Background
This is a predicted structure of a 469-nucleotide part of an RNA (small-subunit ribosomal RNA, 3' major domain) from an uncultured bacterium. Its Rfam family is "Bacterial small subunit ribosomal RNA".
Context: one part of a larger RNA
RNA sequence: UGACGGGGACCCCGCACAAGCGGUGGAACAUGUGGUUUAAUUGGAAGCAACGCGAAGAACCUUACCAAGUCUUGACAUCCGGAUGACCGGAACUUAACCGUUCCUUCCCUUCGGGGCAUCCGAGACAGGUGGUGCAUGGUUGUCGUCAGCUCGUGUCGUGAGAUGUUGGGUUAAGUCCCGCAACGAGCGCAACCCCUGUCCUUAGUAGCCAGCAGUCAGAUGGGCACUCUAGGGAGACUGCCGGGGAUAACCCGGAGGAAGGCGGGGACGACGUCAAAUCAUCAUGCCCCUUAUGAUUUGGGCUACACACGUGCUAUAAUGGCGUAAACAAAGGGAAGCAAGAGUGCGAGCUUGAGCAAAUCCCAAAAAUAACGUCCCAGUUCGGACUGCAGUCUGCAACUCGACUGCACGAAGCUGGAAUCGCUAGUAAUCGCAGAUCAGAAUGCUGCGGUGAAUACGUUCCCGGGUC
Numbered sequence: 001u002g003a004c005g006g007g008g009a010c011c012c013c014g015c016a017c018a019a020g021c022g023g024u025g026g027a028a029c030a031u032g033u034g035g036u037u038u039a040a041u042u043g044g045a046a047g048c049a050a051c052g053c054g055a056a057g058a059a060c061c062u063u064a065c066c067a068a069g070u071c072u073u074g075a076c077a078u079c080c081g082g083a084u085g086a087c088c089g090g091a092a093c094u095u096a097a098c099c100g101u102u103c104c105u106u107c108c109c110u111u112c113g114g115g116g117c118a119u120c121c122g123a124g125a126c127a128g129g130u131g132g133u134g135c136a137u138g139g140u141u142g143u144c145g146u147c148a149g150c151u152c153g154u155g156u157c158g159u160g161a162g163a164u165g166u167u168g169g170g171u172u173a174a175g176u177c178c179c180g181c182a183a184c185g186a187g188c189g190c191a192a193c194c195c196c197u198g199u200c201c202u203u204a205g206u207a208g209c210c211a212g213c214a215g216u217c218a219g220a221u222g223g224g225c226a227c228u229c230u231a232g233g234g235a236g237a238c239u240g241c242c243g244g245g246g247a248u249a250a251c252c253c254g255g256a257g258g259a260a261g262g263c264g265g266g267g268a269c270g271a272c273g274u275c276a277a278a279u280c281a282u283c284a285u286g287c288c289c290c291u292u293a294u295g296a297u298u299u300g301g302g303c304u305a306c307a308c309a310c311g312u313g314c315u316a317u318a319a320u321g322g323c324g325u326a327a328a329c330a331a332a333g334g335g336a337a338g339c340a341a342g343a344g345u346g347c348g349a350g351c352u353u354g355a356g357c358a359a360a361u362c363c364c365a366a367a368a369a370u371a372a373c374g375u376c377c378c379a380g381u382u383c384g385g386a387c388u389g390c391a392g393u394c395u396g397c398a399a400c401u402c403g404a405c406u407g408c409a410c411g412a413a414g415c416u417g418g419a420a421u422c423g424c425u426a427g428u429a430a431u432c433g434c435a436g437a438u439c440a441g442a443a444u445g446c447u448g449c450g451g452u453g454a455a456u457a458c459g460u461u462c463c464c465g466g467g468u469c
Stems, first nucleotide, its partner, number of pairs: 008469002011467004016460002020424005027315001029313006035306002044053001065301007074126001078125002080122006089104005107116003128290002131288003137284002139279003142275001144273001149188006155164003168179003194267004199235007208225003213222002238261001241255005317417001321376005327370001333364003338357002342353004383414001388409007430452007
């Protein structure tokens, strides 16, 4: 000078506690992990900050693992020599498949010397490695933490390490600002500048909209651009105004006006550093290692196993409910190897046909909770849907290991969950559906979108974390 204390201030802050609401822990299932098993169950991640994590999607491929069959200048790159005129494509044989054999088809330019390109053969230089080391590294990322801190120049003080500034009195979300002060200034952070959203004005008016006019089953059409909306530009909020408090300051409290009030709400943005934190398997890379194999290729299997343990979720346990009938209201997205209306057909998943649409035009598309009517009458039930049987649909060379979905039948556990533990302060929690990425197919995950829409916060004694002295 730091760090630490089951030291202090009786300092400050945070869904940290408290006050509330809903969960997890009990059940079934999904998913990840440990363990065990296995020929292999590839490998990484490990308190918070590993465990629906990398993986925005393992039937083959992916794939790195295992078994078996093959190749050795190699699946990929550059160079040398020789040969050929092709290569590609198609067919046949063979194979579990790759590999291999045969046949058909089959180059360009030219000064005719040759050149280009491609394939094959040969030789070696080399290729190749998801092999090791994240404790050799770059880059990237997590975390403390969007916490308010971390420093420097000059000056001054101290023998010096260092201190001062940055402490103190107030104040703030903030080292934010004010006042004081041997300090005076400055930098990285804070804030603002960026994006979305909330109000208004203006420009524009189709594919969007419809007040008035005509008109209709229908904003379908004529017409219009007022309104909604779309997307460009602007305005608006600054403690600006008033009152009170305060030190005449910063600032705080209340009020007016206003769509919005004291940071309006949300996002992006992450200081100096900490954890030899994570990643050599995104990529790059030093060193080490393999080189007829630790490289390459193919078929099949495995990553999907299952006495068990844990994490994260989903569905429930019902009447604020389940089921049935006929009705209403979104936002944000996606669509050409695509989205598909309508019609026909099937109980259904779907199938056949196919209008329209590279989309403010057409389609996905039905929003669902909700409201209305009817039924059930508190039961392991008309709750719950696991598991299983049969019959099917779709994708795809191919659904046995190992896909999703449909119909009929079957109808398990579960009656609100011990110790313990998690999230959330407002359009939030809770609850309801919709879309997208990945993707041939395959979400209860993830990322977004809107609908309905609460309760509580006295307060800082205590638990946890952080800041200052």